[in-house]
The RNA shown here (transfer RNA) has 73 nucleotides and comes from a Dehalococcoidia bacterium. The organism belongs to Dehalococcoidia, within Bacteria. Model confidence (mean pLDDT): 81 of 100. The RNAcentral record of the sequence draws on ENA. Rfam family: tRNA. Gene Ontology term of the family: triplet codon-amino acid adaptor activity.
RNA sequence: ACCCGCGUAGCUCAGUUGGUAGAGCAACAGCUUGAUAAGCUGGAGACCAUUGGUCCGAAUCCAAUCGUGGGUA
Repeated sequence: ACCCGCGUAGCUCAGUUGGUAGAGCAACAGCUUGAUAAGCUGGAGACCAUUGGUCCGAAUCCAAUCGUGGGUA
């Protein structure tokens, strides 16, 4: 320099015939216990890397940019 992949909750990930986003763990609250741990229950938490475009409608399609991993030279 060129090519390919990835970027979604605190962490690890899911979510592609475009139709207003879920899980596990963690944290928090409650129950249980003499107390802690474990166990059980519950709600909260991300408008999806950034900007722009297409569309009635975009995490999802297109472009550019940023970050990151890999490949070729």